[in-house]
């Protein structure tokens, strides 16, 4: 990048930089933000998809690869989209 499959109403924030938007995208509402949002780094943390330990089986753990930590992917249409796994 192409098609598949699962899952997106549980849960979990401090702190340095930055400095105008931001919540994916289109309307149309609601929020967040110069009392510093979004991002990006550090740290802590939440989860258990993989991956390892225990374990008949349910299930437990987690130092290892991902993730995720405002509001149900914010709502509601549309339209897709994000992340993880196995492929080509």
């Nucleotide at each position: 990048c192409c098609a598949c499959c699962a899952u997106c109403c549980a849960g979990a924030g401090c702190g340095g930089c930055c400095g105008a938007g931001a919540g994916a995208c289109u309307u149309g509402g609601c929020u967040c933000g110069a009392c510093g949002a979004c991002g990006c780094c550090g740290c802590a943390g939440c989860a258990a998809c993989c991956g390892c330990c225990c374990c008949c089986c349910g299930g437990g753990g987690u130092u290892g690869g991902u993730g995720c930590u405002a509001c149900c992917g914010c709502c509601a249409a549309g339209c897709c989209g994000a992340u993880g796994g196995a492929g080509g």
Predicted 3D model of an 88-nucleotide RNA (SAM riboswitch aptamer (S box leader)) from Kineococcus siccus.
It was read from a public genome assembly, where an Rfam model found it.